RNA sequence: GAUUUAUAAAGAAGAGGUGAGAGAACAGGCUCUAAGAUCCUCUGGCAACCACAGGGAAAGUCCCGGCAGGUGCCAAAUCCUGCCCCGCUUAUGGGGAUAUAUAAAUU
Numbered sequence: 001g002a003u004u005u006a007u008a009a010a011g012a013a014g015a016g017g018u019g020a021g022a023g024a025a026c027a028g029g030c031u032c033u034a035a036g037a038u039c040c041u042c043u044g045g046c047a048a049c050c051a052c053a054g055g056g057a058a059a060g061u062c063c064c065g066g067c068a069g070g071u072g073c074c075a076a077a078u079c080c081u082g083c084c085c086c087g088c089u090u091a092u093g094g095g096g097a098u099a100u101a102u103a104a105a106u107u
Base pairs, nucleotide, nucleotide: 001107002106003105004104005103006102007101008100013043014042015041016040017039021032022031023030026082027081028080029079044074045073046072049070050069052066054064055063056062057061078099083096084095085094086093
């Protein structure tokens, strides 16, 4: 990198460095940003996918607590929209797909 499965409206920031754009990509919007964003490092924190341990059930699995070792994450719904369907009848809504991110497994 590819495939599969699951999840994605909850949650969690300070310091130092850097110095102009940033919010995945394209487009449109919106937002953050020299009162220093983004990114990096450290510290702190959140969560509980996997691991570990306990209990339960209708047991190839599933459910409920615990813990915090491996990851992940700590502006805004994955910031919103884009394609399809429904609703509506022109506007605000709902669902799905795609894409993306993360975890786990396989390759």

A computed fold for a 107-nucleotide RNA from a Bacteroidota bacterium, annotated as SAM riboswitch aptamer (S box leader). Its Rfam family is "SAM riboswitch aptamer (S box leader)". Its family is annotated with regulation of gene expression in the Gene Ontology. The prediction has a mean pLDDT of 84.